The RNA shown here (transfer RNA) has 74 nucleotides and comes from a Chloroflexota bacterium. It was read from a public genome assembly. Its Rfam family is "tRNA". Rfam classes the family as a transfer RNA.

RNA sequence: GGGCCUGUAGCUCAGCUGGUUAGAGCGCACGCCUGAUAAGCGUGAGGUCCCAAGUUCAAAUCUUGGCAGGCCCA
Numbered sequence: 001g002g003g004c005c006u007g008u009a010g011c012u013c014a015g016c017u018g019g020u021u022a023g024a025g026c027g028c029a030c031g032c033c034u035g036a037u038a039a040g041c042g043u044g045a046g047g048u049c050c051c052a053a054g055u056u057c058a059a060a061u062c063u064u065g066g067c068a069g070g071c072c073c074a
Base pairs, nucleotide, nucleotide: 001073002072003071004070005069006068007067010026011025012024013023019057028044029043030042031041032040050066051065052064053063054062
């Protein structure tokens, strides 16, 4: 230098055939339970979906450029 893949909650990830309100598990806070913890159960907070532009009535999802990480080739 070239090609491919990945980027979504604190962490691991789903959602990518464009449209219900952006979700799950773990973690965190609070409550219930207990003599008290753990476990269990319930409730809640937490996201401008890596950045920017474009297409569209509508973009996490499609297109382009950039950034970061990984793999391969040179």